Source information:
This is a predicted structure of a 78-nucleotide RNA (c-di-GMP-I riboswitch aptamer) from Sphingobium sp. Sx8-8. It was read from a public genome assembly, where an Rfam model found it. The model forms 95% of the base pairs in the Rfam consensus.
RNA sequence: UCCAGACAAAGGCAAACCGGCGGCGACGCCGGGACGCAAAGCCUCCGGCCUUGAUCGCAAGGUAGCGGGGCUACCGAA
Numbered sequence: 001u002c003c004a005g006a007c008a009a010a011g012g013c014a015a016a017c018c019g020g021c022g023g024c025g026a027c028g029c030c031g032g033g034a035c036g037c038a039a040a041g042c043c044u045c046c047g048g049c050c051u052u053g054a055u056c057g058c059a060a061g062g063u064a065g066c067g068g069g070g071c072u073a074c075c076g077a078a
Stems, first nucleotide, its partner, number of pairs: 005075001012037002017032006035065001041071003045068003048063006
């Protein structure tokens, strides 16, 4: 350094659900809340799924906590 990831240490994120706000919607943001997460940090490039519209072999979106890929990163046992 790479692979890999410990009933280690320090810290981090936050599902469902509830309240508020935004969006036609998928869903997002803020607060509460923790099911989980070693990239559950960032990016829709590929596939999947979802929404809206359609002239239905399409378009515009959503999901990065569905998977792959790219970029970046804390710790230091076997």

Description:
It matches the Rfam family "c-di-GMP-I riboswitch aptamer". Rfam's curators write: GEMM was predicted in a large-scale screen for bacterial structured RNA regulatory elements. Gene Ontology term of the family: cyclic-di-GMP binding.